[in-house]
RNA sequence: GGGUCGUUAGCUCAGGGGGAGAGCACUACCUUGACACGGUAGGGGCCAGUGGUUCAAAUCCACUACGACCCA
Numbered sequence: 001g002g003g004u005c006g007u008u009a010g011c012u013c014a015g016g017g018g019g020a021g022a023g024c025a026c027u028a029c030c031u032u033g034a035c036a037c038g039g040u041a042g043g044g045g046c047c048a049g050u051g052g053u054u055c056a057a058a059u060c061c062a063c064u065a066c067g068a069c070c071c072a
Base pairs, nucleotide, nucleotide: 001071002070003069004068005067006066007065010024011023012022013021018055026042027041028040029039030038048064049063050062051061052060
């Protein structure tokens, strides 16, 4: 330098046109002598960025950035 894949909650990830989600973690309460486990409730997101397509974009397209792998 070229190609492929990826970027979504603190972490690991799902979701591929019309509601942003799961597990773990975190907070409060219950439970315990105290902790752990367990139960109930709750907080947390510019869906990497910019532009485009569309009535409508996390989702489709282009470019940029970052990461992984392959080729040279």
Transfer RNA from Dethiobacter sp., 72 nucleotides, folded computationally. The coordinates come from a structure-prediction model, not an experiment, and the mean pLDDT is 86. Rfam family: tRNA. By type it is a transfer RNA. It was read from a public genome assembly.